The prediction has a mean pLDDT of 80. The part of an RNA shown here (large-subunit ribosomal RNA, domain II) has 640 nucleotides and comes from a fermentation metagenome. RNAcentral holds the full RNA, with entries from SILVA.

Context: one part of a larger RNA
RNA sequence: GCCAAUAAGUAAAUGUUUCUGGCAAGGUGAAAGCCCCAACGAAAGUGAUUUUAGUCAGUUGCAUUUGACCCGAAACGAGGUGAUCUAACUAUGUGCAGGUUUAAGGACCGAACAAGUUUACGUUGCAAAGUAUUUUGAUGACGUGUAGUUAGCAGUUAAAGGCAAACCUAACCUCGUGAUAGCUGGUUCUCCGCGAAAUGCAUUUCAGUGCAGCGUCUUAGUUAUAAUUAGUAGGUACAGCACUGGUUGAUAUUAAGGGGGUCUAACCACUCUACUUAAGUCAACUAAUCUCGGAAUGACUCUUUCUAUACUUCGGCAGUGGGACAUAAGGCGAAAAGGUCUUGUGUCAAGAGGGAAACAGCCCAGACUAUGUGUUAAAGUCCCUAAGUGACUGAUCAGUGAAAAUAAGGAUGUGUCCUACCUAUGACAGCUCCGAUGUGGGAUUGGAAACGUCCAUCAUUUAAAGAAAACGUAACAGUUCAGGAGAUAUAUUUUGGUAAGAUGCGCCGAAGAUUUAUCGGGUCUUAAUCAGUCCACUAAAACCAUAGCUUACGUAUCUUACGUAGCGUAGCGGAGCGUGCAACACAGAUUAAAGGGUAGUGUUUCAUUACCUGGAUGUAGUUGUAGUGCUAAUGUUGGC
Numbered sequence: 001g002c003c004a005a006u007a008a009g010u011a012a013a014u015g016u017u018u019c020u021g022g023c024a025a026g027g028u029g030a031a032a033g034c035c036c037c038a039a040c041g042a043a044a045g046u047g048a049u050u051u052u053a054g055u056c057a058g059u060u061g062c063a064u065u066u067g068a069c070c071c072g073a074a075a076c077g078a079g080g081u082g083a084u085c086u087a088a089c090u091a092u093g094u095g096c097a098g099g100u101u102u103a104a105g106g107a108c109c110g111a112a113c114a115a116g117u118u119u120a121c122g123u124u125g126c127a128a129a130g131u132a133u134u135u136u137g138a139u140g141a142c143g144u145g146u147a148g149u150u151a152g153c154a155g156u157u158a159a160a161g162g163c164a165a166a167c168c169u170a171a172c173c174u175c176g177u178g179a180u181a182g183c184u185g186g187u188u189c190u191c192c193g194c195g196a197a198a199u200g201c202a203u204u205u206c207a208g209u210g211c212a213g214c215g216u217c218u219u220a221g222u223u224a225u226a227a228u229u230a231g232u233a234g235g236u237a238c239a240g241c242a243c244u245g246g247u248u249g250a251u252a253u254u255a256a257g258g259g260g261g262u263c264u265a266a267c268c269a270c271u272c273u274a275c276u277u278a279a280g281u282c283a284a285c286u287a288a289u290c291u292c293g294g295a296a297u298g299a300c301u302c303u304u305u306c307u308a309u310a311c312u313u314c315g316g317c318a319g320u321g322g323g324a325c326a327u328a329a330g331g332c333g334a335a336a337a338g339g340u341c342u343u344g345u346g347u348c349a350a351g352a353g354g355g356a357a358a359c360a361g362c363c364c365a366g367a368c369u370a371u372g373u374g375u376u377a378a379a380g381u382c383c384c385u386a387a388g389u390g391a392c393u394g395a396u397c398a399g400u401g402a403a404a405a406u407a408a409g410g411a412u413g414u415g416u417c418c419u420a421c422c423u424a425u426g427a428c429a430g431c432u433c434c435g436a437u438g439u440g441g442g443a444u445u446g447g448a449a450a451c452g453u454c455c456a457u458c459a460u461u462u463a464a465a466g467a468a469a470a471c472g473u474a475a476c477a478g479u480u481c482a483g484g485a486g487a488u489a490u491a492u493u494u495u496g497g498u499a500a501g502a503u504g505c506g507c508c509g510a511a512g513a514u515u516u517a518u519c520g521g522g523u524c525u526u527a528a529u530c531a532g533u534c535c536a537c538u539a540a541a542a543c544c545a546u547a548g549c550u551u552a553c554g555u556a557u558c559u560u561a562c563g564u565a566g567c568g569u570a571g572c573g574g575a576g577c578g579u580g581c582a583a584c585a586c587a588g589a590u591u592a593a594a595g596g597g598u599a600g601u602g603u604u605u606c607a608u609u610a611c612c613u614g615g616a617u618g619u620a621g622u623u624g625u626a627g628u629g630c631u632a633a634u635g636u637u638g639g640c
Stems, first nucleotide, its partner, number of pairs: 001640006011066006019058005026035003039046002069186002072183001076176006087150009096140001098109003113137003119132003152168001155163002189576006199212005213320002215317003220312003226305002230301003238293001239291002244287008253279005258273005323348010353364003368548005374543002379538003382522003388535001390534006401524002409508002413505005419499004431486004436460003441455004466481001469480003549566002552564005577629001579626006585619003595613008
């Protein structure tokens, strides 16, 4: 590990409840008596109303007390047994070759003996502590034999909580004992109906429990629920600055402070303002604990309609009280977390099916059974892969993208829209030429001539040309630029050009470790990508159709038909199957019991038929009763 057998809500008493039965103002017991028929009051005592129902036995569910569904501690206590292991001690014996040194040595070297330093092997071993090598002590606080003493809250300990018969921070054995366990594990046949919770309050309470909430069964009732209409209360979102606070700027003006000036011996006084503060005014902004304002949704009330698995109530029985994610509004945290705490909703939990490659919580959709080339949802339709290589209009060239996401910043990528200006009197770019004069501006400087630095930056001639935008020189020179002219060519004749803005899709920014490895893959470019529009098709356990099932509910008819309902963990309720034994009643020896095998039938827990085998007891039926049902407890026993 597998198989077989075995293995867990039982019994008594009591209470309450369900159902059944007996009798009944009584019931019951052998009897005392107990319960009931009358209550109220502390008592003395007073004394009905409504209305008859109780009691005994059995039985169902649950509870209480006992081990109380089963297995499981570490522990605690009592009485005993151990010092052949080992610790210390006592008594009595015994052992220590040889060598060195010395006056001597818990001296030195080194066997036996004792120890156990290093490494390796061993690790289901030779061995529940060994083997080899190496190492330490080896006349001493030495080693060792025999006999004895000390023990379990006790011994012994050159002290490690060591040792005390192979696991000692309290031995072992038996008993108390089935200790207790709010903790873990397990808890055995079938079908049918309904179907939760993971919340509040409290708790030496947070792994538990009590009450309430939510489930189920039962009794008796009623309206309730939802939608619509109308109405009511409110101070959230938003908005706002009128209050309460906070923030920024400006400021006629006022006041105070700071700092100057005048004056004075000093104080005082007068006067000025780069500054600061407060008040006022103006402008702009802001708040969970601000409001002059103010929704939607939700809540409550009424009316009407509609429907029922609605609500309330009497009792029985529960389980739950670890929740998870998604989304919306918030708090905490870092506008972190698959984080944490609230509120609303949904799903999972307890929910299968289709989609999202795979997937508890996302999207679609709630599985009674069977059949269907039926219809659709989400999602899809080139191939893997069911269905379009569909239609129309655009975009993208980056394999961007094709089922997760990516910043600031940068760039004549490209589409669309929009604004201004130039343009056949020739635009934009390219080509040729000019780009000057006063003047080497003034200052500075060894030098400073457009071009080191500072100041100024005028005027003239002009088609145009800066007291100069960039190189360059020691300083000049020299080469360009701004600005202007010309020619050819050019926009194929209203296009073209220049400069801004908005926006769509792309580009760079963009680095990881076994293998492409973040379209599921193949692969895809007027697409199989992106944006928009349209048609068709595929696609689920949804819907529909047909035929059935139900001890469910309703309606009609009267027992059939129609309609509705039929996912489900914890859990509640209902109905059955099988096993052992017993009673009744029966079956069975060749016309064959139980058991076994093969093949069938039936709504298949199981029952039953036929045939074969088997060779003596068995149980279909009606009841009763219980040591009554096993894939699981690191279950137990046995076998392999």